[in-house]
RNA sequence: CGAGAGGGUUGGGGAGACGCCGUCCGUCCGGCUCAGCCGGCGGGCGGAGGAAAGUCCGGACUCCACAGGGCAGGCCACUGGGGUGAUCCCAGCGGGGGCGACCUCGGGAAAGUGCCACAGAGAAUAGACCGCCGAUGGCUCGGGCACUGCUCGAGCUCAGGCAAGGGUGAAACGGUGGUGCAAGAGACCACCAGCGGCUGGGCGACCAGACCGGCUCGGCAAACCCUGGUUGGAGCAAGGCCAAAUAAGAAGGCGAUCGAGGGCUGCCCGCCCGAGCCUUCGGGUAGGCCGCAUAGAUGGAUGUCUUCCCUUGACAGAAUCCGGCUUACAGGCCCUCUCGCGCC
RNA sequence: GCGCCCGUAGCUCAAUUGGAAGAGCAACGGCCUUCGGAGCCGUCGGUUGGGGGUUCGAGUCCUCCCGGGCGUA
Numbered sequence: 001c002g003a004g005a006g007g008g009u010u011g012g013g014g015a016g017a018c019g020c021c022g023u024c025c026g027u028c029c030g031g032c033u034c035a036g037c038c039g040g041c042g043g044g045c046g047g048a049g050g051a052a053a054g055u056c057c058g059g060a061c062u063c064c065a066c067a068g069g070g071c072a073g074g075c076c077a078c079u080g081g082g083g084u085g086a087u088c089c090c091a092g093c094g095g096g097g098g099c100g101a102c103c104u105c106g107g108g109a110a111a112g113u114g115c116c117a118c119a120g121a122g123a124a125u126a127g128a129c130c131g132c133c134g135a136u137g138g139c140u141c142g143g144g145c146a147c148u149g150c151u152c153g154a155g156c157u158c159a160g161g162c163a164a165g166g167g168u169g170a171a172a173c174g175g176u177g178g179u180g181c182a183a184g185a186g187a188c189c190a191c192c193a194g195c196g197g198c199u200g201g202g203c204g205a206c207c208a209g210a211c212c213g214g215c216u217c218g219g220c221a222a223a224c225c226c227u228g229g230u231u232g233g234a235g236c237a238a239g240g241c242c243a244a245a246u247a248a249g250a251a252g253g254c255g256a257u258c259g260a261g262g263g264c265u266g267c268c269c270g271c272c273c274g275a276g277c278c279u280u281c282g283g284g285u286a287g288g289c290c291g292c293a294u295a296g297a298u299g300g301a302u303g304u305c306u307u308c309c310c311u312u313g314a315c316a317g318a319a320u321c322c323g324g325c326u327u328a329c330a331g332g333c334c335c336u337c338u339c340g341c342g343c344c
Numbered sequence: 345g346c347g348c349c350c351g352u353a354g355c356u357c358a359a360u361u362g363g364a365a366g367a368g369c370a371a372c373g374g375c376c377u378u379c380g381g382a383g384c385c386g387u388c389g390g391u392u393g394g395g396g397g398u399u400c401g402a403g404u405c406c407u408c409c410c411g412g413g414c415g416u417a
Base pairs, nucleotide, nucleotide: 001340002339003338004337005336006335007334008333009332010331012309013308014307015306016305017304018303020047021046022045023044024043025042026041027040029039030038031037032036049315053326054325056324057323058322059321060320061235062234063233064232068269069268070267071266073231074230075229076228077227078092079091080090081089082088093106094105095104096103097102107226108225112224113223114220115219116218129166130165131162132161133160136159137158138156139155140154141153142152143151144150145149174192175191176190177189178188179187193216195213196212197211198209199208200207201206239290240289241288242287249281250280251279252278253277254276261273262272263271264270310313345416346415347414348413349412350411351410354369355368356367357366363400371387372386373385374384375383393409394408395407396406397405
């Protein structure tokens, strides 16, 4: 210098004018249902974000439920620690990717069930198309012994044996080399990989080994499931107070111990309440305060214009609050690190 | 605001336990007809809303966005 990796921070600035919302103070202004409230006027102060977003997690808060038993469901998942808690954070371990800084994934497939299309002989209790062999048995031919058998050799490849090689596939039931055999094969041997044990190290996930063993066990759990943990339901349009209203009436259905309907907020048992209940029509109320915040309403504020400077400014705007994650984002600044090239 | 659901051809909808996406209408071309319609034959048309992941394999399973709809005093 170029190309990258990880993290942090910032998110135009200055001046002026006119406005908007909230709040406080003043007022010799106006109104009212008058210890006060509302409005006007004047002044002071405050007024969007790192994500206010998605609503993906968790918590606060509020209401409903909370005699008991059973079943089902949801969510999470390497290890250690932090944290009220979490699909959160920090550090580490292992698999995969990258030359590297680093990134990414994470219980169990040796408990059981299920699936593995097409191709292929065979896809999980492996299998035999091409191929190799035909030891053993059978058939045929020839020789020997000297006989209706015995034995030797050759052939057929009929029965049969094999799974090394070819071929199919995402995946073919350990790999390489040798011994062995009729041909072969963990059948046997050496090394390697994997599994289990043992020894040592680490809090642990796990790691190391020149030791021992049998001889090899496919993949999928973001399929059912198993193991362990966790989980009552809803959400500020929650909910509370005041005011007003929920009326009269009409039609239909179900029911009063042969129990309608409701509650135990996933379901069942069981228990409790229980004489009215449901649907449609008909008409009615729909205001205020709190919840509610050092921005903050319930028609819902945060804007517009002028001028100057620079590097010409991205994504985007609160509606109960807080923490985390994810997603969007022009440009600037800072820290640490990697690779390559050049120079000293 | 809060809670929930959906997205497949131009339109309306299918697709079993994950196995490679189809039907009707529409469009286009041909036959038939004097012409048009109807009918018959054939053809075209798909990033399964988009990205990433799990898997040999994703419309389907997981996750993050985009768009639309419903309920709620």